Source information: The RNA shown here (small-subunit ribosomal RNA) has 1388 nucleotides and comes from an uncultured bacterium. Rfam family: Bacterial small subunit ribosomal RNA. RNAcentral holds the sequence, with entries from ENA and SILVA.

[in-house]
RNA sequence: GAUCUGGCUCCGAAUCAACUCUGGCGGCGUGCCUAACACAUGCAAGUCGAACGCGAAAGGGGCUUCGGCCCUGAGUAGAGUGGCGAACGGGUGAGUAACACGUGGGUGAUCUACCUCUGAGUGGGGGAUAACCUUCCGAAAGGAGGGCUAAUACCGCAUGACGUUCUGGGUUUGAAGACCUGGAAACCAAAGUCGGGGACCGCAAGGCCUGACGCUUGGAGAGGAGCCCGCGUCUGAUUAGCUAGUUGGCGGGGUAAUGGCCCACCAAGGCGACGAUCAGUAGCCGGCCUGAGAGGGCGGACGGCCACACUGGGACUGAGACACGGCCCAGACUCCUACGGGAGGCAGCAGUGGGGAAUUGUUCGCAAUGGGCGCAAGCCUGACGACGCAACGCCGCGUGGAGGAUGAAGGUCUUCGGAUUGUAAACUCCUGUUGAUCGGGAAGAACGGGCUCCGGAUGAAUACUCUGGAGCAGUGACGGUACCGAUUGAGGAAGCCACGGCUAACUCUGUGCCAGCAGCCGCGGUAAUACAGAGGUGGCAAGCGUUGUUCGGAAUUACUGGGCGUAAAGGGCGCGUAGGCGGCCUUGUCAGUCAGACGUGAAAUCCCCAGGCUUAACCUGGGAACUGCGUCUGAUACUACAAGGCUGGAGUUCGGGAGAGGAAUGUGGAAUUCCAGGUGUAGCGGUGAAAUGCGUAGAUAUCUGGAGGAACACCGGUGGCGAAGGCGGCAUUCUGGACCGAAACUGACGCUGAGGCGCGAAAGCCAGGGGAGCAAACGGGAUUAGAUACCCCGGUAGUCCUGGCCCUAAACGAUGAGUGCUUGGUGUGGCGGGUAUCGAUCCCUGCCGUGCCGAAGCUAACGCAUUAAGCACUCCGCCUGGGGAGUACGGUCGCAAGGCUGAAACUCAAAGGAAUUGACGGGGGCCCGCACAAGCGGUGGAGCAUGUGGUUCAAUUCGACGCAACGCGAAGAACCUUACCUGGGCUCGAAAUGUAGAUGACAUCCGGCGAAAGCCGGCUCCCGCAAGGGCAUCUGUAUAGGUGCUGCAUGGCUGUCGUCAGCUCGUGUCGUGGGAUGUUGGGUUAAGUCCCGCAACGAGCGCAACCCUUACCACUAGUUGCCAGCAUUUAGUUGGGCACUCUAGCGGAACUGCCGGUGAUAAACCGGAGGAAGGUGGGGAUGACGUCAAGUCAUCAUGGCCUCUAUGUCCAGGGCUACACACGUGCUACAAUGGCAGGUACAAACCGUCGCAAACUCGCGAGAGGGAGCCAAUCGGAAAAAGCCUGUCUCAGUUCGGAUUGGAGUCUGCAACUCGACUCCAUGAAGUUGGAAUCGCUAGUAAUCGCAGAUCAGCACGCUGCGGUGAUACAAUCCCGGUCUUCACACA
Repeated sequence: GAUCUGGCUCCGAAUCAACUCUGGCGGCGUGCCUAACACAUGCAAGUCGAACGCGAAAGGGGCUUCGGCCCUGAGUAGAGUGGCGAACGGGUGAGUAACACGUGGGUGAUCUACCUCUGAGUGGGGGAUAACCUUCCGAAAGGAGGGCUAAUACCGCAUGACGUUCUGGGUUUGAAGACCUGGAAACCAAAGUCGGGGACCGCAAGGCCUGACGCUUGGAGAGGAGCCCGCGUCUGAUUAGCUAGUUGGCGGGGUAAUGGCCCACCAAGGCGACGAUCAGUAGCCGGCCUGAGAGGGCGGACGGCCACACUGGGACUGAGACACGGCCCAGACUCCUACGGGAGGCAGCAGUGGGGAAUUGUUCGCAAUGGGCGCAAGCCUGACGACGCAACGCCGCGUGGAGGAUGAAGGUCUUCGGAUUGUAAACUCCUGUUGAUCGGGAAGAACGGGCUCCGGAUGAAUACUCUGGAGCAGUGACGGUACCGAUUGAGGAAGCCACGGCUAACUCUGUGCCAGCAGCCGCGGUAAUACAGAGGUGGCAAGCGUUGUUCGGAAUUACUGGGCGUAAAGGGCGCGUAGGCGGCCUUGUCAGUCAGACGUGAAAUCCCCAGGCUUAACCUGGGAACUGCGUCUGAUACUACAAGGCUGGAGUUCGGGAGAGGAAUGUGGAAUUCCAGGUGUAGCGGUGAAAUGCGUAGAUAUCUGGAGGAACACCGGUGGCGAAGGCGGCAUUCUGGACCGAAACUGACGCUGAGGCGCGAAAGCCAGGGGAGCAAACGGGAUUAGAUACCCCGGUAGUCCUGGCCCUAAACGAUGAGUGCUUGGUGUGGCGGGUAUCGAUCCCUGCCGUGCCGAAGCUAACGCAUUAAGCACUCCGCCUGGGGAGUACGGUCGCAAGGCUGAAACUCAAAGGAAUUGACGGGGGCCCGCACAAGCGGUGGAGCAUGUGGUUCAAUUCGACGCAACGCGAAGAACCUUACCUGGGCUCGAAAUGUAGAUGACAUCCGGCGAAAGCCGGCUCCCGCAAGGGCAUCUGUAUAGGUGCUGCAUGGCUGUCGUCAGCUCGUGUCGUGGGAUGUUGGGUUAAGUCCCGCAACGAGCGCAACCCUUACCACUAGUUGCCAGCAUUUAGUUGGGCACUCUAGCGGAACUGCCGGUGAUAAACCGGAGGAAGGUGGGGAUGACGUCAAGUCAUCAUGGCCUCUAUGUCCAGGGCUACACACGUGCUACAAUGGCAGGUACAAACCGUCGCAAACUCGCGAGAGGGAGCCAAUCGGAAAAAGCCUGUCUCAGUUCGGAUUGGAGUCUGCAACUCGACUCCAUGAAGUUGGAAUCGCUAGUAAUCGCAGAUCAGCACGCUGCGGUGAUACAAUCCCGGUCUUCACACA
């Protein structure tokens, strides 16, 4: 990575929102969610003179004796008495978990002002009191006394019922306080005001008549209210018991009215697991948001109900209040005060302070709608209607339209060609929404009332009043607003967010785990599509994004619609209470259920259809709907209830046998230990090895006897029994359950089971016993870095018994109980039937139990599978991310230990299951490899060489760092190389290209300066008739240059695993998927080599083969090679020859081909024959998919970055060669298998004309002179060395060893000082075989010996090759590495 579980997160919609950036217009809505915090100021409830009494002033006019008076203002203003209203309207949501609300009912237990309809009445008297006047008190608020007065104010009297009270009867009803009808009493009324008026009366007022408005008493209605009831209505059990007026009764009181609402007495009840009580939170609903729905969340605006009005309590008035803008008391707070005392209540509209992320004007008007009062006019109305502020929300409109390619400029990117911004702009032609200016200009207005006219009712009336109609005049806050027209003019009007995935949209620059981003995953450490900026793009748009909150997605609470073997989750097990569920038949009832009808389910909202604003939002009308509740009627299958019956579930009885089922008592042998005695002697015991321990005071060992405790070998078994825990010698007693068979009896008696009760391994606790062995703790010995462990020696609780507690386990089948159904095979335990037989032990079969394997099905997979994890039903328990934590607190149980119940803060983006793939393991299996072992020789010690680290230095250039850096890049640093350092120079440059201009040279050479580079001066063109061309220098320009950085941006190349045998693909098949299969398995091989088998069949890259070389033979070719025979000779030297060797070309040969054996008749292996070679003959080249961000930007190439009088380039000198030290790789040694001296033999491969160089001469030598020959099988390098023969040395720092140093030389080279190699003479260091450790090697190999080559002027102990001599081991899998594979763990 894939699958499952599971959480986290996002995409959607919404919002009384707030914040960032931005902002053109209009319409309709909305606007303190916080402090029910405190409030300045103004307004928000008055009205009526047609109920009543009183009654100014200013101003104006007149008079005056100048003091004032009169008229008017005016019966006005005004207050008072009285009536009605103030209980509505408006605000808020503190309280309230309640009949508060919703819904449906009841009131046979009630009230109702104003309003409507209707019956009757309205007679006659009386006494006061405010206002007013006056006296007084007080700072004020206010109050007291005296005097006058009215009423629709108040009080008697009369009349009075269908009224009220009492009582009898009847009707309805479940029930009378209902209705009807009697009876006798008792009780209770009233008010007037105004208008008009002919006759009559009166001095007048008026009587009288009439009308209107009132008043009194009844009845009815409408609307309103009270009370009661069913159902519904949040969370917590870590709140389980609550309750004394508590529950009920009788009798009273109280109320409009029922009732413990209140009181006296009596009884002892009432509520609660269907959750009382307590605690927390909360106004409820219509509805609103979301959702497919079911649900979930919310209750702001609008509408209904409730509650509240500074906090708490109380009543008064009234039809109605226990009253927001009333009263009283108490409290807190604020204000006034003369300190005695007073005043106040914005949760009304505005507004202020405060709180807060946050919420508006101290506006206009009663024109409309509605309300109060009034006969009315009218007055009042912060209700309301309007305007204002706010993008707070929804809706609509605009910011222009059409044409326009040189695809302009600019920007951005670029592969430098171009692409893109982009028809976008400019430009041309239009339009006129909106804005601005000017002009016109509404609807909302119709009532009521007034005037004129015409009717009608009433009435004696042509009056008044009421009423109908027509006409006229008048009434607008908004507002000169909406709207319309004209003018102007593209003119004033676009932003915000995003662009890594989810998620639509990509590039450049900057930055460099910094700055920052981020909803989750995650970006950023020098090439960031993720940060910041820019360009471009996407989305939405007058808004856009962020934040908060809700629902959704989330089937992550699952009613619709989830789960519990291993992911979170089955209670440890049983008995059983409540509850839930329950067999067959019949009848009844009709509660559930179903159907129909009726009532209700307010309006608004949602939906549908119409209509009105230019559209929409918005508004209006109609319909549907409101999934609910109630009443009535009907149906009767199912459930329920009642009655009766049945036998299949369940149980009883009878007959059997099985069993470690339980309890108690007794009893047996083996073994351990101890004790006593005997024999016997030095150890025993224990471990990986030891030690502690025991033992000469006699152990261990062995024999005999005894004591004591515990456990029961064999049988013994995925055998038995039990509910689980658990149960194992034998016997007896008591006792539970299951099973089989028979069918007699009961007749659903059943299943499950919250609480409850009981049982419950081990350990542990209490009391008393017991104690052999074992053995926590503890002591000692070891091990170890330590060893509070594992191992050893001891050893106490405990383990055992009796009684009592504890109550937990991986108490597991990690699987609750019960019932039914669903293909099979094969074991095993118990009981039975059948068949055959002399005889079931065998064969067939039924039931119960216990295992294995497997079909369908299920499952994420693993797996389960008639003993289900399948298909269904019933009941119980439990789960909801990981950690915190089974913790804390509380409760409860316990002697304690502790058990049961059981959170949160905080924190993480995961935690987890099953399977897959790979890697890893001091896992296993098989196999291989100089991997070990067996050997041989080394390294590590010495000296030197060389590389590296370190240090030093002006510089010691750079790279390489386990294997796989370190004699590596470097096949060769004195200069050069060279990249480093110091110093001196150059700047279009040391080298290359284009272009423009100028010049005619440049170079060589000569002169000067200089360390050189270089600079200065001198000399100075070619071709062509010409045009022109060539070459070169200088100047300018575009460029160049860089061994500067990044090998973690890259190509290429290389190393390594590893020449290991592996790595994959197509199709098919299997699997939800990752993936598997093939490639595993049985054999075999060096090999995934081959064979067989197989859901695989094929294929590819690897293996092998093909290539080179070597080994044998043949052929061809014989010169420079060779020489058998012939001749010749010092010599294959020559003639000759090409047989042989050899050379180098072409072939052959080897294939498990043949034989035998083994094997499966295969592949193959073993042995053999033949053969030069035998099982890949030896060696080389050849390196699969990939791994190591392995190495290399300094071979080369290359992106990006950096540098440009220097990080480029030239030159001289220096450095890369330094040197307390450390490491790697080598060389030479330490010697006698040796050293030295003399003699003598045998290679291969390679190189040579810028070369190899012979002979000869000189030098001790390096070498020099010399130059024959050779472009090479011809000549030369070239002597091979070890070896062999002879001599000497005789075990020593030596005749070993050669470092170091001194001297003298040779050669190369411009030049050997730093810093070359070699030679000679002299010197003669360390070193006597090397600690721990470690390396190479399996045959022509190791070891040893020399030779050549590349590089190269010179320089080789290094490297690459070549040959000479030439061993040991051949067995096993312990270490290392690899391959295959299983399991567990960890990683991606």